The RNA shown here (small-subunit ribosomal RNA) has 1524 nucleotides and comes from a metagenome. It matches the Rfam family "Bacterial small subunit ribosomal RNA". Its family is annotated with ribosome and structural constituent of ribosome in the Gene Ontology.

[in-house]
RNA sequence: AGAGUUUGAUUCUGGUUCAGAAUGAACGCUGGCGGCGUGGAUAAGACAUGCAAGUCGCGCGGGGAUCUUUCGGUAGCAAUAUUGAAAGCUUUCAGCGGCGAACGGGUGCGUAACACGUGGGCAACAUGCCGAAAAGUGGGGGAUAGCCCGCCGAAAGGCGGAUUAAUACCGCAUGUGGCCGCUUCGCGAUUGCGGGGUGGCCAAAGCUGGGGAUCUUCGGACCUGGCGCUUUUCGAUUGGCCCGCGGCCUAUCAGUUUGUUGGUGAGGUAAUGGUUUAUUAAGAUUAUGAUGGGUAGUUGGUUUGAGAGGAUGAUUAGUUAUAUUGGAAUUGAGAUAUGGUUUAGAUAUUUAUGGGUGGUAGUAGUUGAGAAUUAUUUAUAAUGGGUGAAAGCCUGAUGGUGUGAUGUUGUGUGGAGGAUGAUGGCCCUUGGGUUGUAAAUUUUUGUUAUCAGGGAGUAAGGCGCCUCCGGUUAAUAGCCGGAAGCGUUGAUAGUACCUGAAGAGGAAGAGAUGGUUAACUCUGUGCCAGUAGUUGUGGUAAUACAGAGGUCUCAAGCGUUGUUCGGAAUUACUGGGCGUAAAGAGUGCGUAGGCGGCGCGGUAAGUCAGAUGUGAAAUCCCGGGGCUCAACCCCGGAACUGCAUACGAUACUGCCGCGCUAGAGGGCUGGAGAGGAGACUGGAAUUCACGGUGUAGCAGUGAAAUGCGUAGAUAUCGUGAGGAACACCAAUGGCGAAGGCAAGUCUCUGGACAGCUUCUGACGCUGAGGCACGAAGGCUAGGGGAGCGAACAGGAUUAGAUACCCUGGUAGUCCUAGCAGUAAACGGUGCACGUUUGGUGUGGGCGGGUUCGAUCCCGUCCGUGCCGGAGCUAAUGUGUUAAACGUGUCGCCUGGGGAGUACGGCCGCAAGGCUAAAAUUUAAAGAAAUUGAUGGGGACCCGCACAAGCGGUGGAGUAUGUGGCUUAAUUCGAUGCAAUGUGAAGAAUUUUACCUGGGUUUGACAUGUUUGGUCGCACCCCGAUGAAAGUCGGGGGUCAGUUUGGCUGGACCUUACACAGGUGCUGUAUGGCUGUCGUCAGCUUGUGUUGUGAGAUGUUGGGUUAAGUUUCGCAACGAGCGCAACCCCUGUGAUCUGUUGUUAUCUCACUUCGGUGAGAGUACUUUGAUCAGACUGCCCAGAUUAACUGGGAGGAAGGUGGGGACGACGUCAAGUCAGUAUGGCCCUUACGCCCAGGGCUGCACACGUACUACAAUGCCCAGUAUAAUGAGAGUUGAACCCGUGAGGGGGAGGAAAUCAUUAAAACUGGGCUCAGUUCGGAUUGGAGGCUGUAAUUUGCCUCCAUGAAGUCGGAAUUGUUAGUAAUGGCGCAUUAGUUAUGGUGCCGUGAAUACGUUCCCGGGUCUUGUACACACCGCCCGUCACAUCAUGGAAGCUGGUUGUACCCGAAGUAUGCGCGCCAACCGUAAGGAGGUAGCGUCCGAAGGUAUGGCUAGUAAUUGGGAUGAAGUUGUAAUAAGGUA
Repeated sequence: AGAGUUUGAUUCUGGUUCAGAAUGAACGCUGGCGGCGUGGAUAAGACAUGCAAGUCGCGCGGGGAUCUUUCGGUAGCAAUAUUGAAAGCUUUCAGCGGCGAACGGGUGCGUAACACGUGGGCAACAUGCCGAAAAGUGGGGGAUAGCCCGCCGAAAGGCGGAUUAAUACCGCAUGUGGCCGCUUCGCGAUUGCGGGGUGGCCAAAGCUGGGGAUCUUCGGACCUGGCGCUUUUCGAUUGGCCCGCGGCCUAUCAGUUUGUUGGUGAGGUAAUGGUUUAUUAAGAUUAUGAUGGGUAGUUGGUUUGAGAGGAUGAUUAGUUAUAUUGGAAUUGAGAUAUGGUUUAGAUAUUUAUGGGUGGUAGUAGUUGAGAAUUAUUUAUAAUGGGUGAAAGCCUGAUGGUGUGAUGUUGUGUGGAGGAUGAUGGCCCUUGGGUUGUAAAUUUUUGUUAUCAGGGAGUAAGGCGCCUCCGGUUAAUAGCCGGAAGCGUUGAUAGUACCUGAAGAGGAAGAGAUGGUUAACUCUGUGCCAGUAGUUGUGGUAAUACAGAGGUCUCAAGCGUUGUUCGGAAUUACUGGGCGUAAAGAGUGCGUAGGCGGCGCGGUAAGUCAGAUGUGAAAUCCCGGGGCUCAACCCCGGAACUGCAUACGAUACUGCCGCGCUAGAGGGCUGGAGAGGAGACUGGAAUUCACGGUGUAGCAGUGAAAUGCGUAGAUAUCGUGAGGAACACCAAUGGCGAAGGCAAGUCUCUGGACAGCUUCUGACGCUGAGGCACGAAGGCUAGGGGAGCGAACAGGAUUAGAUACCCUGGUAGUCCUAGCAGUAAACGGUGCACGUUUGGUGUGGGCGGGUUCGAUCCCGUCCGUGCCGGAGCUAAUGUGUUAAACGUGUCGCCUGGGGAGUACGGCCGCAAGGCUAAAAUUUAAAGAAAUUGAUGGGGACCCGCACAAGCGGUGGAGUAUGUGGCUUAAUUCGAUGCAAUGUGAAGAAUUUUACCUGGGUUUGACAUGUUUGGUCGCACCCCGAUGAAAGUCGGGGGUCAGUUUGGCUGGACCUUACACAGGUGCUGUAUGGCUGUCGUCAGCUUGUGUUGUGAGAUGUUGGGUUAAGUUUCGCAACGAGCGCAACCCCUGUGAUCUGUUGUUAUCUCACUUCGGUGAGAGUACUUUGAUCAGACUGCCCAGAUUAACUGGGAGGAAGGUGGGGACGACGUCAAGUCAGUAUGGCCCUUACGCCCAGGGCUGCACACGUACUACAAUGCCCAGUAUAAUGAGAGUUGAACCCGUGAGGGGGAGGAAAUCAUUAAAACUGGGCUCAGUUCGGAUUGGAGGCUGUAAUUUGCCUCCAUGAAGUCGGAAUUGUUAGUAAUGGCGCAUUAGUUAUGGUGCCGUGAAUACGUUCCCGGGUCUUGUACACACCGCCCGUCACAUCAUGGAAGCUGGUUGUACCCGAAGUAUGCGCGCCAACCGUAAGGAGGUAGCGUCCGAAGGUAUGGCUAGUAAUUGGGAUGAAGUUGUAAUAAGGUA
């Protein structure tokens, strides 16, 4: 520090996810040890049990116990035992009394508050214990607990009587002093402080140690020390109150408040104060967010972050609130009191039913709920607290131990050597690789755990003893303080630590392994099981699932989950945006607010500088130190960015004052304008009415129909009525803030602009709320209504057509008065000001020059357009009218849906508008641009693509292939074009892969090893059985070399094993080959340039071509694969060649005299080899001096001459595992192999491709002329003979220019005469022929007989542009034969037509749109149906919370009464003062009644929403998406 994810790819915008750190955590797997931390986050739910606050006898009286002493009794001779009394020491018990219990410890319910933090104030306060100082501590009194007695009660407890003490309680005295009133002085800040005078009021308690004189009732007085008590002052500490500032969400909470806000008097408090009360005024607070609602203890800090920030508030420290819930007071220095009281409620428990008791949010522990949080431990040794004079006691504070991997830190599980790189595992191309120096093994060490022994520090005090010094004092006593020595105190713990022993011995896992993200293979599985943070993965070769091996990362832990920050500049202060991605309010005016021109002076609020105080400690950071290190702990420093105070500076901002004119405004002059409002007027047109003329149609459409018209339409002329809108001018012209404004005239009126530079003197800009205006449509009321025209009706269209089209037509459109308040209200661009290169139009004004003038030119200000530079922008684009550069200010945005929706509120007559969520769902949604593809977009071009012709198919019969059906099997493949006379150039058996049946198992075939055997084995012949294969038996047959050795080689049979074999699967694992687009003209690349980039350029453009063929131009220049050419055939010629072709001529022979045969053989034809020829080369014209095109000459051939082979990059997961090859999977006495028979030929049917026809351009008969290709030896087969014929016999010749070998249509002549025929030949019967082992399933051919459909073929569809179509025959391959009418070649005869490119189909180039990229066979929308989920409304129902009014009213303070009752004081007494029970009053918790608000849950039912591989219906959007 970034990365993954939207796309075919790209750049953005934008969300989402991840990598990091943290955690009081939980869960899963695993788990050696130690140190230091830490552990109920949920139910402030309920709690059994123990403990957590006592202490003081040096405050007091009493009871008990031990001991000692004294005295007495009893027993005993006595010692002694026992008992009683007194005194004393020690100790204990309850009580009175004092101090403490208000600390410490827990928890976070409540609380949005002066609760907290920070800084101040109190001249408005308190403060026990503590320190310092001053003064005092005199003299009395009456009670009461305890104890005893009695009574009540189940208990808890209570009542009465008698008696007793105090540092308990109460008077009196004294008054340093304090307080109050009056008076006076000084200082100060209205309250205050200090001083003087004067009057009044106010205190106290004792306990204890020591002591030389003196006195004594022998207790003491007295002196002295200590502690205590009282009054006052100061300090310290701790509190109380007040104030400034700071820190959550919500406006879908906008008004709140009656003790409320203030004054005066009074009460109350330690103290200020409406704190309380009486009275009085009507205030107070709020957009700088009151009030209400929700949530929450707060801070130092913690965590994250570069920081700014964000989140958080465990442990620890400060502070606060609270103690079962609510209320209340008492005591006290302090409480409205966690282990106190009282009362009400809830709850638990006890009871004798009358009544009582309790409060773990102390520490352990239990239970409940929960994902989840420990021992009913130890010690007061340390630290701290309470008390005490002290020893001491108490202390669940605290110190320790235990428990939990809960965190962090340390350490170990060994170290070194060790290669045949062992075994095993895994992988493998079978060679090996890896695990891996890892192990074994050798050697060594001894941390830790174990055992044994030793063994701390934490301990200093205090106390005791002793010695010394100082203080107090009359004192050497006592007390206090200090110093040295000795003794004594340890929970942790026999722990840490040290030493020794033995032995590598007891001690490693978790997660991951497609990318992100470090780490890869095998097997299993087969969109299943599963995985997953995201993208995604899995449908038979999964590095993504599961297992295994390997590897990677961490490590006593590792992962997962939750949460927080980060990454996220994704709320942007630092540090974002708003034309098109989310986002400028429809527009203006203007309030608050924010911001604001130039100069001078003042001030010093902001601002700046240093200083002072504070910013607790801890934490963080730095330095140092202590535990062996570290964590941890200690010391010091820095820091704590803050707040406050005083002093200073004055540039800027603010404030005050005085000026200025450049901003702004006023004045005068002037012209432009659909600016606004009202009134009046006008012409054209439509419609209607009336009248005239006139006759059959009009209207309407793609075509029609509805409609109108013989009752006279349309058309035409005239007259009239009425309403609405204003042609031409007219223009990226004008005006207005926007909406918007258009005939003309008049009246009223707003604004802008220019010129003059006259006046004011910052008067300005923006603008939350607010106010006003605001198209169309809509609403209310009243008018008006010609045309147009939602709804509606009808006619069409259509599968449907609630649409588009047509005929009608109501609201509405118009006017008046109101409402409404929205638009793609758009420049999709808020307003204002300033700055920044230009060009060119146009509207308005002014100035200068020129001109007689109109003009024209130049300049300038304001407006309105286009192009374009820098800059900006993701790009597109924008560009002085900014989207550039700056300033001010307002509005708005934060992924897509849900949703501009619900609820609430406000507005509205309604429709609806404004404001505006959530649950839930999703990984994208989106912008711009790129390349393709595509369009019922455009332009250009081509093709038998259409058109123009010719011939067919589709109808019939047959052949053949396919589908389907059937079957034991009808083997398999091919399936739009581009499968279907295809693989198959030939299924009776074989083929053959299928079926049935019979056999066989190292196999029909290959290689190797092995057991036994034979060497003429092999091989041949014969027999039995069988359908055959096969099985069984017999016979014949007798290798080579040689070292002469049954030595070697080779072969065969047999046994066993490796293996063979498979037309079994996968063409979606493959190679190779092939089809198709398409013989279409395209497809790419290097370098350069250009763009952020995908990409572009080149390859586009103007011409031209069959062609990306070529030329010109051009940021391109070159190149490659294609095109063309090179190759073959054919067309002309030349040369050469020359047998088997052919021939003039010659010779010979024969002759029916026509000629025939044989030989020689020039020319020609021909064979096949080499050349020539054609290249737009020449001429003319057009065009750009080009390419090229048109015409012409010559030529056999002319513009690639004709034909063939040749098929770019790629597309279709196109076809083929059954041609061969081949990975993987599957079968192995079978899915292999052999054999016989059957099937592939099966037949209601459908389709494709052909043949033959339907006839007269024909058929039949007879005669007759002329080819080429090609194959031929298991072959071709002549002559001749037989047969009607197929064919048979025959065998010449032929290894082929030699032989077989004859074309048919055409042509000539005759017949048929338009018929189901002399057409047509299917079908069937009979008789034959051929091939073959075999012809039944199932062959071909011949003859005789039979003589079906069919009379030119619906919709539709196909081929073809010249030697072509059409038509005629002849070959060849495959075969024993054949289903060939198929395939593939050859030759004969031989046309018609093409105006042309509008349309159909296909293709190419450019351009354009796109929401497509699996690419239009695309994408995609809505209803309905089904399932699931969340949510709104809803008659109601049930909770919670809160307001208001009223009722009842506990405890209790205050207050009133107090005739009942009462020790202290006064009084002899009566009585008084005073107090008190009780009662009343105010307030008052809980409760009740009534009625509202808010909020939550639930509900018959209802509304929409979201999601869901293959439901229904249409086709709304995307292309002109077929009606933009």